Background: Model confidence (mean pLDDT): 85 of 100. This is a predicted structure of a 74-nucleotide RNA (c-di-GMP-I riboswitch aptamer) from a soil metagenome.
RNA sequence: GCAUACUCAUCGAAAGAUGGGGACGCAAAGCUUCCGGUCUACGGGCAAAGUUGCCUAGGAUAGCGGGGUUGCCG
Numbered sequence: 001g002c003a004u005a006c007u008c009a010u011c012g013a014a015a016g017a018u019g020g021g022g023a024c025g026c027a028a029a030g031c032u033u034c035c036g037g038u039c040u041a042c043g044g045g046c047a048a049a050g051u052u053g054c055c056u057a058g059g060a061u062a063g064c065g066g067g068g069u070u071g072c073c074g
Base pairs, nucleotide, nucleotide: 001026002025006021007020008019009018010017011016024063030069031068032067034066035065036064037061038060039059043056044055045054046053047052
């Protein structure tokens, strides 16, 4: 310097995000979805027709790992 869980408000179909409170942690917990992983499934697809099940990222995660890039301290 940043800020986990939890919490309040807002946004979102959800995952989750942003802001306030709050600190579990972090030496790049700065930036970047390029690669792998993970989460979600509005929409779409298939099956069903007891309204449900399964598949699917164009969504999310940079505080899951790797790569790229900028920078500080020692």
About this RNA
The sequence is in RNAcentral, with records from MGnify.